[in-house]
RNA sequence: CCAGCAGGCCGGGUGAUCGCUUCUUCCGUUUCGGCGGGGGGAGAGGAAGGUCCGAGCUCCAAACGGGCAGCGCGCUGGGUAACUCCCAGGCGGGGUAACCCGACGGAAAGUGGCACAGAAACAUACCGCCCUUCCCCGGAAGGGCAAGGGUGAAAUGGUGGGGUAAGAGCCCACCGGCUUCGGUGUGAGCCGGAGGCCGGCUAAACCCCGCGCGGAGCAAGGCCAAAUAGGAGGGUGCUAAGGGUGCCCGGCCCAAACCCUCGGGUUGGCCGCUAGAGGUCCUGCGCAAGCAGGAUCCCAGAUUGAUGAUCGCCGUCCUUCCCCGGAAGGAUACAGAACUCGGCCUACAGGCCUGCUGGACUG
RNA sequence: GCGCUCGUAGCUCAGUGGAUAGAGCGCAGCCCUGCGGAGGCUGAGGUCGUGGGUUCGAGUCCCACCGAGCGCG
Numbered sequence: 001c002c003a004g005c006a007g008g009c010c011g012g013g014u015g016a017u018c019g020c021u022u023c024u025u026c027c028g029u030u031u032c033g034g035c036g037g038g039g040g041g042a043g044a045g046g047a048a049g050g051u052c053c054g055a056g057c058u059c060c061a062a063a064c065g066g067g068c069a070g071c072g073c074g075c076u077g078g079g080u081a082a083c084u085c086c087c088a089g090g091c092g093g094g095g096u097a098a099c100c101c102g103a104c105g106g107a108a109a110g111u112g113g114c115a116c117a118g119a120a121a122c123a124u125a126c127c128g129c130c131c132u133u134c135c136c137c138g139g140a141a142g143g144g145c146a147a148g149g150g151u152g153a154a155a156u157g158g159u160g161g162g163g164u165a166a167g168a169g170c171c172c173a174c175c176g177g178c179u180u181c182g183g184u185g186u187g188a189g190c191c192g193g194a195g196g197c198c199g200g201c202u203a204a205a206c207c208c209c210g211c212g213c214g215g216a217g218c219a220a221g222g223c224c225a226a227a228u229a230g231g232a233g234g235g236u237g238c239u240a241a242g243g244g245u246g247c248c249c250g251g252c253c254c255a256a257a258c259c260c261u262c263g264g265g266u267u268g269g270c271c272g273c274u275a276g277a278g279g280u281c282c283u284g285c286g287c288a289a290g291c292a293g294g295a296u297c298c299c300a301g302a303u304u305g306a307u308g309a310u311c312g313c314c315g316u317c318c319u320u321c322c323c324c325g326g327a328a329g330g331a332u333a334c335a336g337a338a339c340u341c342g343g344c345c346u347a348c349a350g351g352c353c354u355g356c357u358g359g360a361c362u363g
Numbered sequence: 364g365c366g367c368u369c370g371u372a373g374c375u376c377a378g379u380g381g382a383u384a385g386a387g388c389g390c391a392g393c394c395c396u397g398c399g400g401a402g403g404c405u406g407a408g409g410u411c412g413u414g415g416g417u418u419c420g421a422g423u424c425c426c427a428c429c430g431a432g433c434g435c436g
């Protein structure tokens, strides 16, 4: 210098004018509900997004156990309020490497599928090889084999040697798998030895094994005000049946309701509502995720939904021109809180920092 | 806020994991007719919404996005 890998961060700045939401203070006014005016403070994000997971919180009479169904997850250890998330490690795969990716339990419990081709896709011999017998010099019959050929995505462990009539883990060496023993590690696993024990693939097909899950959601839910007919009709049930947010059983609860149909009124205000598994810094522990302690800070709360508009200067990038630092023009992303957190995923103009790898060149 | 469904030719829809994805209408050409329609014959037209994965093989199975529609409170 070129190419690349990983991690972290920013994501416009500033001035003026006019507004918006909210808090606070002062003045004036008041029918004590407020209203008007002045000053001051605060006012979107890394994803506020998709709503894909996990929780807090609230309600569902109770939220308790067992079974079935359904759904989700699936190597090990740790972190966490919890997680399917994160960190570290193992194994497998990719890359020269830095490093990256992995739905990573079970196919020897059972069932199913494997088109076309091929003899055969799960129990098979088409071509072929070999032996015996017969006719007779090329065939027939019986038997053995699975090495070679052919088909296929896949053909019964692989390569080499021995062996044999021909062959074959039939025997041997090495490699792969399985079983088992020893060592080691918290563990996944790794290392070493022994045994010829060795017929596929598919579970993102059904399924089996292990673990987890009650349901709904801030329009949850509560209070006040206002309004009104706590309305009408039908059905079920009234002491053993019904209902209780998938089904069944047990337990528990409801005790007058529950369900269906029709119709009417109000659809205003307050709480929930933002101090929280909170942010920043320091110290200690830990490889890390993170944890503990201390100090310090308060950081949006709208409800038709505020956080904006105009102008000027500057920054960044691109293009063009003059001509070597100036001018002109254009661009400045994705997006926008709505109960709150922890993650995941997705979108994103442009830019900065740190560490590392490979290659080329120079000293 | 919660939940569900769909996306295949210009349109409406089929499509057990298996060869080169089909049907009807429409479109183009030819035949028929004096001309047109109807009818007959032939043909064109497809990123199976996008990307990735599982599998020998994906429109189909799984995951993540994009778009459209519906239901409940």
Base pairs, nucleotide, nucleotide: 001359002358003357004356005355006354007353008352009351010350012314013313014312015311016310017309018308020043021042022041023040024039025038026037027036028035029034045334049345050344052343053342054341055340056339057217058216059215060214064250065249066248067247068246070213071212072211073210074209075089076088077087078086079085090104091102092101093100094099105208106207110206111205112202113201114200126149127148128145129144130143131142132141133140134139135138157175158174159173160172161171162170176198177197178195179194180193181192182191183190184189221271222270223269224268231262232261233260234259235258236257242254243253244252278297279296280295281294282293283292284291285290315332316331317330318329319328320327321326322325364435365434366433367432368431369430370429373388374387375386376385381419390406391405392404393403394402412428413427414426415425416424